The part of an RNA shown here (large-subunit ribosomal RNA, domain VI) has 247 nucleotides and comes from a Candidatus Woesearchaeota archaeon. The full RNA is in RNAcentral, with records from ENA. Lineage of the source: Archaea > Nanobdellati > Candidatus Woesearchaeota. It matches the Rfam family "Archaeal large subunit ribosomal RNA".
[in-house]
Context: one part of a larger RNA
RNA sequence: UGUUGGAUGUCUGAGGGGAAGGGUCCUUUAGUACGAGAGGAACAAGGGCUCGGCGCCUCUGGUCGACCAGUUGUCCGACAGGGCAGGCUGGGCAGCUACGCGCUAAGGGAUAAGAGCUGAACGCAUCUAAGCUCGAAACCCGCCUCGAAAAGAGACAUCCUAGGACACCCGUAGAACACGGGUUUAAUGGGAGCGGGGUGUACGCACGAAGCCUCGGCGACGUGUUCAGCCCGCGCUUCCCAACAGU
Numbered sequence: 001u002g003u004u005g006g007a008u009g010u011c012u013g014a015g016g017g018g019a020a021g022g023g024u025c026c027u028u029u030a031g032u033a034c035g036a037g038a039g040g041a042a043c044a045a046g047g048g049c050u051c052g053g054c055g056c057c058u059c060u061g062g063u064c065g066a067c068c069a070g071u072u073g074u075c076c077g078a079c080a081g082g083g084c085a086g087g088c089u090g091g092g093c094a095g096c097u098a099c100g101c102g103c104u105a106a107g108g109g110a111u112a113a114g115a116g117c118u119g120a121a122c123g124c125a126u127c128u129a130a131g132c133u134c135g136a137a138a139c140c141c142g143c144c145u146c147g148a149a150a151a152g153a154g155a156c157a158u159c160c161u162a163g164g165a166c167a168c169c170c171g172u173a174g175a176a177c178a179c180g181g182g183u184u185u186a187a188u189g190g191g192a193g194c195g196g197g198g199u200g201u202a203c204g205c206a207c208g209a210a211g212c213c214u215c216g217g218c219g220a221c222g223u224g225u226u227c228a229g230c231c232c233g234c235g236c237u238u239c240c241c242a243a244c245a246g247u
Stems, first nucleotide, its partner, number of pairs: 005160007015146004021051008034039001052104005060098004067091005072085005093233001107141003114134004165247002168182004188242003191238005196232004204225005211218002
C1' cells in the first nucleotide's frame, strides 16, 4: 500500500518453523520362563543420573562504578564532612545470571521390510489378483511457535462518523526505529509519608578508661543515648512538582 467506511477487541487456521529429544543405570517382573545343573532372560510398569532444547529467578550460588560499613595514602589548616586512587577489605536489594529451579509425553492415523486372514486365476495350494487384519526412533497428527498479503486477501462482538501521527511525562520495552502506558475527567514519572529491604549502631553529648605527663592536663578505645544513622531502580498512599502549550 492492498483487502472498498473506520476503530477496538476476540478468534479461525490455509500454510510455514522445531530434533526436541538422545544416552545410560537401577527396582519390580524374577532367582520366574528356560536349563540336569552351573547359570539365567524378556514383554510391561516405575524411579534416578547425564548430554541437549525451551523458559524462569522462589530457593542456593555469582555479579551488583545503586548502596552501607571498616581502613591506607594524600588534599580541603584541625574536628565534622568530603575529593582522588573502582585504593584495599567486609557485606549487599532490584536487575542480569548458572553452579539454581520448572518442563522437555502418552496416544492416534496411514505405512516400510515383514507377519498373517480369506481367496481365485490353476476344483488342490497360494498373504494378492478383488477384499481384509497387523506391523518401525522414519511419515501425518498430537506438543511449542509464526501465521488474513490465505488476491478464494476470512469470521464474530461492540462502537462510530472519522482516524492516525508528531510533540509532552514515562516504562523490567528498547541501538535508531518499533512496542506498551499516561497526559489534570490524571497516580505516568519525580518528591513526600508509610511499609518492605541493604548495611550494622551515625554526629554530638555523658560516663568509664589502657597509657602518657612539664602534674596543669591529654587520651586510643569501650558503654549509653541507638535494631541507631545513612541509603534504595521495590510496594501502597498522596495532585506538592512535571505531563503545559501546540503541530